[in-house]
């Protein structure tokens, strides 16, 4: 230097191909049950790698960057 793939809550994911309220696990906060703890319950915060184009609407589709993987050379 070229090709293909990935990148969403603290983690690790689901939605993408076919555009339409960003979904669920653990973990976190509060509350309740216990004399406490473990457990169990009920509520609540948190996310689309960054820019640009299309479109009524983009995580999705298109360019471009940027990280990581993995193959040529």
């Nucleotide at each position: 230097g070229g090709g293909c793939c990935u990148g969403u809550a603290g983690u690790a994911u689901a939605a993408c191909c076919u555009g339409g309220c960003a979904g669920a696990a653990c973990a976190u906060u509060u509350c309740c049950a216990u004399g406490g703890c473990a457990u169990g319950g009920a509520a609540g915060g948190g996310a689309u790698c960054c820019g640009a184009g299309u479109u009524c609407a983009a995580a999705u589709c298109u360019c471009g960057g940027c990280a990581g993987g993995u193959c040529c050379a």